[in-house]
Context: one part of a larger RNA
RNA sequence: GAACGAACGCUGGCGGCGUGCUUAACACAUGCAAGUCGAACGGGUUCAUUUUGAGUAGCAAUACUUGAGAUGAAUUAGUGGCGGACGGGUGAGUAACACGUAGGUAACCUACCCUUGAGAGAGGGACAACCCAGGGAAACUUGGGCUAAUACCUCAUAAGACCACGGUGUGAGAAUACUGUGGUAAAAGUAGCAAUACGCUUAAGGACGGGCCUGCGGCCUAUCAGGUAGUUGGUGAGGUAAAGGCUCACCAAGCCAAAGACGGGUAGCCGGGCUGAGAGGUUGAACGGCCACACUGGAACUGAGAUACGGUCCAGACUCCUACGGGAGGCAGCAGUGGGGAAUAUUGCACAAUGGGGGAAACCCUGAUGCAGCGACGCCGCGUGGAGGAUGAAGGCCUUCGGGUUGUAAACUCCUUUUAUUGGGAAAGAUGAUGACGGUACCCAAUGAAUAAGCCACGGCUAACUCUGUGCCAGCAGCCGCGGUAAGACAGAGGUGGCAAGCGUUGUUC
Numbered sequence: 001g002a003a004c005g006a007a008c009g010c011u012g013g014c015g016g017c018g019u020g021c022u023u024a025a026c027a028c029a030u031g032c033a034a035g036u037c038g039a040a041c042g043g044g045u046u047c048a049u050u051u052u053g054a055g056u057a058g059c060a061a062u063a064c065u066u067g068a069g070a071u072g073a074a075u076u077a078g079u080g081g082c083g084g085a086c087g088g089g090u091g092a093g094u095a096a097c098a099c100g101u102a103g104g105u106a107a108c109c110u111a112c113c114c115u116u117g118a119g120a121g122a123g124g125g126a127c128a129a130c131c132c133a134g135g136g137a138a139a140c141u142u143g144g145g146c147u148a149a150u151a152c153c154u155c156a157u158a159a160g161a162c163c164a165c166g167g168u169g170u171g172a173g174a175a176u177a178c179u180g181u182g183g184u185a186a187a188a189g190u191a192g193c194a195a196u197a198c199g200c201u202u203a204a205g206g207a208c209g210g211g212c213c214u215g216c217g218g219c220c221u222a223u224c225a226g227g228u229a230g231u232u233g234g235u236g237a238g239g240u241a242a243a244g245g246c247u248c249a250c251c252a253a254g255c256c257a258a259a260g261a262c263g264g265g266u267a268g269c270c271g272g273g274c275u276g277a278g279a280g281g282u283u284g285a286a287c288g289g290c291c292a293c294a295c296u297g298g299a300a301c302u303g304a305g306a307u308a309c310g311g312u313c314c315a316g317a318c319u320c321c322u323a324c325g326g327g328a329g330g331c332a333g334c335a336g337u338g339g340g341g342a343a344u345a346u347u348g349c350a351c352a353a354u355g356g357g358g359g360a361a362a363c364c365c366u367g368a369u370g371c372a373g374c375g376a377c378g379c380c381g382c383g384u385g386g387a388g389g390a391u392g393a394a395g396g397c398c399u400u401c402g403g404g405u406u407g408u409a410a411a412c413u414c415c416u417u418u419u420a421u422u423g424g425g426a427a428a429g430a431u432g433a434u435g436a437c438g439g440u441a442c443c444c445a446a447u448g449a450a451u452a453a454g455c456c457a458c459g460g461c462u463a464a465c466u467c468u469g470u471g472c473c474a475g476c477a478g479c480c481g482c483g484g485u486a487a488g489a490c491a492g493a494g495g496u497g498g499c500a501a502g503c504g505u506u507g508u509u510c
Base pairs, nucleotide, nucleotide: 001510002509003508004507006506007505008504009503010502013382014381015380016379017378018377019375020374021340026338027337028336030335031334032333035082036081037080040079041078043076044075045074046073047072048071049070050069051068052067053066054065055064056063057062089293090292091291099217100216101215102214103213104212105211108210109209113206114205115204116203117202118201119200121155122154123153124152130145131144132143133142134141135140161184162183163182164181165180166179167178168177169176170175189198190197191196219265220264221263226256227255228254231253232252233251234250235249236248237247238246268290269289270288271287272283273282274281275280295316296315297314298313299312318329319328320327321326346372348371349370350369354368355366356365357364358363385415386414387413388412395406396405397404398403420447421446422445423444424443425442429437454499455498456497457496458495459480460479461478465494466493467492468491469490475482476481
């Protein structure tokens, strides 16, 4: 000198764009953050229309009450489907194929989506909801009975797929392509008058997303020198989507290491950021990619995908409820609270846009996101007036008492209106409709210099000097050093210099 997710002191007019718990991965009140589909299904409730039965009043027409059936509309607890594995947060752990980069997979998977081929025949038994009877303070739960489906099961069929045994070709090859025989396993409907649409099963290909393996690369420490028994390899088996000591049985005795094994410390990695002429050093906030984690530890289930932040089970610590028998919870989602700290924001608005989930759609959900609020935290822009104005006014300060300086500065004259205030108009963002932002940006008019300047320094480094006070005191200080009676270094004042809505200080990096 530059930089910062900064903090502190003094000061503070406006706007745009960014950015804001770096500390306790400390504990959390409250609300919201993942639902949706009635065009998969049977019920329930409400309303309307209609058919029909009964009762009351009445002579009757009729009115009212109530029961049963049908149709339609609305709604939804349950079964079922898809989604809750994305999106959002955090960086505790991790020195590792975690990450980066370049490859491999003749060792693999991939729901939804796209393309293509083949198909969807026949039947069955349940379980919720509901009803009945219980248990419990509650959370919830037990037994019996009925019932539907795109839920579940059985049979049929099999182009192709899979398995077993053969043949031919390719290849260095465990393999793969074609082909023969035998065997195994499918399916679901809904809406519509219909056409058809959306779904369903199976196979192949694509796309998207992943799993696994390998070369190379990036911290400190030798005051860590030896480490290792599933350890290293083989055979066989199990397991997985898949290679593999991944696991197991048996066999062998290997494997790693001074080019640093093993141990200890520290740390998420990268694209990037800062600095620097560069080489390099330092860093990993925001944004983007990957990884890991979700009160702590462990485990699996479901599923195309999780060993699952707002799922389940077990154990633990903590908090809460309790009728003491037993239960409930997990903000490192968005706000917000306490605590810690030098220090970091609103319990806001909206799904209008972009994107995501569900749905045929209407639409619903979305603290993702879009916006608004707060903070000079940063960067950028604008303003706090412009021109004229000497008798160089007054006042202040200095003075050799002549004067000098503040200083064209002020007053005064003329002008302008960015900003401000008031009034009026008013968007784009939205392809047909739909605008939270927002009566916002912006435009017009009126008023009136009106609403708007500070901070630090002035001995040298370093731009800027005098007076008074103080008297090695009080104090200053980044270094050198100032202060003991004329201090340009302390304190105040006047003046001056620098930067400016900021200016200084502290911290950290280069």
Molecule: small-subunit ribosomal RNA, 5' domain
Organism: metagenome